[in-house]
A computed fold for a 94-nucleotide RNA, annotated as THF (Tetrahydrofolate) riboswitch aptamer. The sequence was found by an Rfam model in a public genome assembly. The coordinates come from a structure-prediction model, not an experiment, and the mean pLDDT is 80.
RNA sequence: AGUAGAGUAAAUAUUGCGCGUUAAGUGUCAUAAGAUGGGAUGUUGCUUAUGAACGAAAAGCGGAAGCUUGCGAUGUAAUGUUGCGUCCACUACU
Numbered sequence: 001a002g003u004a005g006a007g008u009a010a011a012u013a014u015u016g017c018g019c020g021u022u023a024a025g026u027g028u029c030a031u032a033a034g035a036u037g038g039g040a041u042g043u044u045g046c047u048u049a050u051g052a053a054c055g056a057a058a059a060g061c062g063g064a065a066g067c068u069u070g071c072g073a074u075g076u077a078a079u080g081u082u083g084c085g086u087c088c089a090c091u092a093c094u
Stems, first nucleotide, its partner, number of pairs: 001094005010082009019072003028052007038088005058069004
């Protein structure tokens, strides 16, 4: 110097454990902030806060407490799969 490769944020599937079903959460919009391969930079994407509009699936058992089966673009953990644009760095080979 050349060729090849790994790794982020996160997405998704399965399983476990929860939350809600007296509606929180999720999703949509606006504004602000933040984190984003080991380093720099940055877009898509992601997260958080505030505000706005919208908005749901319950059923069975039980004297009750509650339990079971569901439901929710539900939270979280593990595992599998997918997964950085540019420059440098890293690994392998030449």